[in-house]
RNA sequence: CACCGAUAAAGGCAAACUACGCCGAAAGGGUAGGACGCAAAGUCUCCGGCCUAAAGCCUGCGGGCUAGGGUAGCGGGAUUGCCGAA
Numbered sequence: 001c002a003c004c005g006a007u008a009a010a011g012g013c014a015a016a017c018u019a020c021g022c023c024g025a026a027a028g029g030g031u032a033g034g035a036c037g038c039a040a041a042g043u044c045u046c047c048g049g050c051c052u053a054a055a056g057c058c059u060g061c062g063g064g065c066u067a068g069g070g071u072a073g074c075g076g077g078a079u080u081g082c083c084g085a086a
Stems, first nucleotide, its partner, number of pairs: 004084002012038002017033004022029002036073001042079003046076003049071003056065003
């Protein structure tokens, strides 16, 4: 330095759920509480997946299609970073 990852040390993050006169069309997000878990559960939608469908397009008016909206705690990839037993 690269991999690797302890029942190590110091710290960190926070699922479900609850609250909100919070943001959003929704999916989802934020804040506070709360811990299922996480060695990148830090950051980035570049690729695939998944969710939503406001606008747009179509319509037999029932609805259908669609991401430039989301999900990084669904994978892959990129990038930065703490510790150091085997």
This is a predicted structure of an 86-nucleotide RNA (c-di-GMP-I riboswitch aptamer) from a Deltaproteobacteria bacterium. The organism belongs to Myxococcia, within Bacteria. The coordinates come from a structure-prediction model, not an experiment, and the mean pLDDT is 91.